[in-house]
Molecule: transfer RNA
Organism: Candidatus Micrarchaeota archaeon CG08_land_8_20_14_0_20_59_11
RNA sequence: GGGCUCAUAGCUCAGUUUGGUAGAGCAACCGGCUCUUAACCGGUAGGUCGAGGGUCCGAUUCCCUCUGAGCCCG
Numbered sequence: 001g002g003g004c005u006c007a008u009a010g011c012u013c014a015g016u017u018u019g020g021u022a023g024a025g026c027a028a029c030c031g032g033c034u035c036u037u038a039a040c041c042g043g044u045a046g047g048u049c050g051a052g053g054g055u056c057c058g059a060u061u062c063c064c065u066c067u068g069a070g071c072c073c074g
Stems, first nucleotide, its partner, number of pairs: 001073007010026004020057001028044005050066005
């Protein structure tokens, strides 16, 4: 220098292929149970979907550029 993959909740990841209200587990918080804690059970909150732009009635999803991480080729 060229090619490919990835970036979504505090953490690990789904969802994108088929554009149409963003989810799970763990963690946190509240409550139940318990003499108390843990475990178990129920609930709550938590996200400008890496950044900018474009297409569209509508974009996490499609297109372009950039940033960061990883892999391959030279």